[in-house]
Context: one part of a larger RNA
Molecule: large-subunit ribosomal RNA, domain IV
Organism: uncultured delta proteobacterium
RNA sequence: CUCUGGUUAAGGAACUCGGCAAAAUGACCCCGUACGUUCGCAAUAAGGGGUGCUCUUUCGGGUGUAAGAAUUUACUUCUGAAGCCUGGGAGAGUCGCAGAGAAUCGGGGGUGGCGACUGUUUACUAAAAACACAGGUCUCUGCUAAGUCGUAAGACGAAGUAUAGGGACUGACGCCUGCCCGGUGCCGGAAGGUUAAGAGGAGAGGUUAGGAGCAAUCCGAGGCCUUGAAUCGAAGCCCCGGUAAACGGCGGCCGUAACUAUAACGGUCCUAAGGUAGCGAAAUUCCUUGUCGGGUAAGUUCCGACCUGCACGAAUGGCGUAACGAUCUCCCCGCUGUCUCAACCAGAGACUCA
Numbered sequence: 001c002u003c004u005g006g007u008u009a010a011g012g013a014a015c016u017c018g019g020c021a022a023a024a025u026g027a028c029c030c031c032g033u034a035c036g037u038u039c040g041c042a043a044u045a046a047g048g049g050g051u052g053c054u055c056u057u058u059c060g061g062g063u064g065u066a067a068g069a070a071u072u073u074a075c076u077u078c079u080g081a082a083g084c085c086u087g088g089g090a091g092a093g094u095c096g097c098a099g100a101g102a103a104u105c106g107g108g109g110g111u112g113g114c115g116a117c118u119g120u121u122u123a124c125u126a127a128a129a130a131c132a133c134a135g136g137u138c139u140c141u142g143c144u145a146a147g148u149c150g151u152a153a154g155a156c157g158a159a160g161u162a163u164a165g166g167g168a169c170u171g172a173c174g175c176c177u178g179c180c181c182g183g184u185g186c187c188g189g190a191a192g193g194u195u196a197a198g199a200g201g202a203g204a205g206g207u208u209a210g211g212a213g214c215a216a217u218c219c220g221a222g223g224c225c226u227u228g229a230a231u232c233g234a235a236g237c238c239c240c241g242g243u244a245a246a247c248g249g250c251g252g253c254c255g256u257a258a259c260u261a262u263a264a265c266g267g268u269c270c271u272a273a274g275g276u277a278g279c280g281a282a283a284u285u286c287c288u289u290g291u292c293g294g295g296u297a298a299g300u301u302c303c304g305a306c307c308u309g310c311a312c313g314a315a316u317g318g319c320g321u322a323a324c325g326a327u328c329u330c331c332c333c334g335c336u337g338u339c340u341c342a343a344c345c346a347g348a349g350a351c352u353c354a
Stems, first nucleotide, its partner, number of pairs: 001349008010340002014338001019335001027051005036041001038172001052094012067079004071074001095099001107333004112328002114325002119131002135170007147156003173320004178250003183247002185243005192238003198232002203227006210219003251269005278312001279309001290306005
């Protein structure tokens, strides 16, 4: 010097990203206990008091001798002094610094965010606000169900049957969940347009028996082969509707009130429709340490407001919410070597010598 423990004057978070770590609290009995609340909780809330030993006394419980009572006279039942075992209360006394004398053994309170909750998770850096959840909604599925695995047989679903099963989203509960179907998707529709294979075969071409020609060459039936127009031809697409707890989306400019400012109001352009309720510098706010208030001597955090929402917003749910949380933020009490600022002690290392 390092590590593991122990103690510490005065102060008591001044430490630090942050009370990290440590200290403190702690058991049982009694008293007492607020806001809030879904009336269950909150709650061991908080905050207090007691606790050893000896003696006396008292109230029980068990066992049960003597004794007593009853009768169905029995190895009966009941009551029950004594003795023994055991629990509680009260009083008096007594010892120590200290009586839950060691060990085990909650620190507490207040505010806010998130998530309702108990649960689950990155085996070996993340336990959470992530996942799940009960509840809600949409959608598919009529049974040889839909869906899933498998080439198939077959199996699961289910020895179930729409109060069932599959998929998707949301996530207790309370109050609610606005507008847009133009785009994409899904559902329905079938008149018209388009449209594949196929059907169809107008027409065109190749070949040549033959014919013409002195010849070169030309024409060319039938067959075979190649190609092939019109026309017919389903779903789909175009088209017509519906549907947002489907994917998603939810404006701009200008002017206006008798101080000023602001704009209930008006004009205009665009859109499928222009963001409703609620919330809002927020787990979302760039400018920003916004502004005001609170808390501090002093507060980029925190709490309450304001609204100018760069870029909240309603099941990609909105806003609240008791209880809960090894969750996150802020404050207070207690407590402390975290610190001012370090010291000493014990043990184990390191180090020196042998």